């Protein structure tokens, strides 16, 4: 990097560095940001995907030791297809993306 598969509801911030954009990509919207964002580091936390341990053993439940992940907004919203609606809009699915696990 590609393929397969599961999930994308909920949840979880302080300090430091730094100094201008950022929210994956394009467009539109909306939002965050000099009251210092995004990013990075430290500590803390959330979650429970893989390993481990405990209980049950049909599947599961728990712990949070370990490998990841995550800690504004539904994956911030829409875009493509379908359905409902008088309409703003709402619902379902696809696509794209993110994360875990497995494989090449």
């Nucleotide at each position: 990097u590609u393929c397969u598969u599961a999930u994308c509801a909920c949840g979880a911030g302080a300090g430091g560095u730094g100094g201008a954009g950022g929210g994956a990509u394009u467009u539109g919207g909306c939002c965050c940001u000099u009251u210092g964002a995004u990013a990075c580091c430290u500590c803390g936390g959330c979650a429970g995907c893989g390993g481990g341990c405990u209980c049950a053993c049909u599947u599961g439940a728990g712990c949070a030791c370990u490998g990841u992940g995550c800690c504004a907004a539904c994956u911030c919203c829409a875009a493509c297809a379908g359905g409902c609606g008088g309409a703003u809009g709402c619902c379902u699915g696809a696509g794209a993306g993110a994360u875990g696990a497995g494989a090449a």